[in-house]
RNA sequence: GGCCCCUUAACUCAGUUGGUAGAGUGUGAGAUUCCAAAUCUCAAAGUCAAGCGUUCAAGUCGCUUAGGGGUCA
Numbered sequence: 001g002g003c004c005c006c007u008u009a010a011c012u013c014a015g016u017u018g019g020u021a022g023a024g025u026g027u028g029a030g031a032u033u034c035c036a037a038a039u040c041u042c043a044a045a046g047u048c049a050a051g052c053g054u055u056c057a058a059g060u061c062g063c064u065u066a067g068g069g070g071u072c073a
Stems, first nucleotide, its partner, number of pairs: 001072007010025004019056001027043005049065005
């Protein structure tokens, strides 16, 4: 340098056909307990790496950029 893959909540990841974003862990509150742990319930937390484009509508499609990984030389 060429080609391919990945980037989504604090962390690990889903989201397959474009219809407006979820789970587990963690965190906070409550229930339970003499107090804790465990368990149960509820809640908060996301410019979906950045930008542009296509579309009525983009996490999803296209292009560029950034970071990471693989492969060929």